[in-house]
RNA sequence: AUGUCUUUUUCGCUGAAUUCUGCUAACGCAGUAGCGGGGGAACCAACGAAACGCCGAUCUGGGAUCGGAACGUUUCAUGGGGUGAAUCGCCGGAAAUAUCCUUAAUUUCCAGCGUAGGGCGACUCUCGCGCCCGAAUCCGACAGCUAACCUCGUAAGCGUAAUUGGGAGAGGCA
Repeated sequence: AUGUCUUUUUCGCUGAAUUCUGCUAACGCAGUAGCGGGGGAACCAACGAAACGCCGAUCUGGGAUCGGAACGUUUCAUGGGGUGAAUCGCCGGAAAUAUCCUUAAUUUCCAGCGUAGGGCGACUCUCGCGCCCGAAUCCGACAGCUAACCUCGUAAGCGUAAUUGGGAGAGGCA
C1' cells in the first nucleotide's frame, strides 16, 4: 500500500453489582482488591412572613423619628431528603381533607396521551432512521457543598423487529 474480516451461548446486553482467597458435602459465610453510593468542616452558596431585640443617621433630659437586615428569640406558614434513566404536564375516574350540605380547592390512588431523561439495533465514535423503558423503594422531622473521618452496596433481569443506512477511525489475518 492492497485485499478481506469484525458473526452469537466456552458468547453478549442492561446495571456499580466483578476478581481473588479461606471455610463448608452443598447451599452459603467471611475477607481482599476493584467498582458504585450515603453521611460529614472551613471557604462558598442558600437562607418565607411578622413582632421584639439589634445596627446606622438626626434631634435629645428620659427618649423619639426615619432608614437598614449581618445576628438572636418567639409566633405563623410549609415538611424535607436518598438510591435509580425513571421526572414533569394535560385529560378522565375514585377516595380523603376543613364547617351542616354542595361546589370550588388541595392531596393520594387508578387509567390514558405526551414528556425531561435512559437503553438498544454485536469493534469504537459520529450523523440519520427505527425500537424499547420512562418502574420500584428507603429514611422518618433530619442531611447544600465538603478535607480529614465514618459508613453502606456489590443484587436482579434479558437473548432484541426491519439483512438498520451514511461518514470517520481502530484492530485481526493474508
The RNA shown here (c-di-AMP riboswitch aptamer (ydaO/yuaA leader)) has 174 nucleotides. It was read from a public genome assembly, where an Rfam model found it. Of the family's consensus pairs, 92% are formed in the model.